[in-house]
RNA sequence: GCCCUGGUGGCUCAGUGGUAGAGCGUGUGCUUGGUAAGCACAAGGUCGCGGGUUCGAUUCCCGCCCAGGGCU
Numbered sequence: 001g002c003c004c005u006g007g008u009g010g011c012u013c014a015g016u017g018g019u020a021g022a023g024c025g026u027g028u029g030c031u032u033g034g035u036a037a038g039c040a041c042a043a044g045g046u047c048g049c050g051g052g053u054u055c056g057a058u059u060c061c062c063g064c065c066c067a068g069g070g071c072u
Base pairs, nucleotide, nucleotide: 001071002070003069004068005067006066007065010024011023012022013021018055026042027041028040029039030038048064049063050062051061052060
């Protein structure tokens, strides 16, 4: 330098054009003599950055950044 994969709540990951979700974690409450477990509720995300297409983009296109892998 070229090619491939990935970047989405604190962590691990879904979501392939029409309201951003799950598990774990965190907080509060219930329960208990107390803790753990269990149950309920809640908070938490400019979807890596900038542009384009579209009525509408996490999703499609272009450029860039970051991480991992491959080729020379």
Molecule: transfer RNA
Organism: Microcaldota archaeon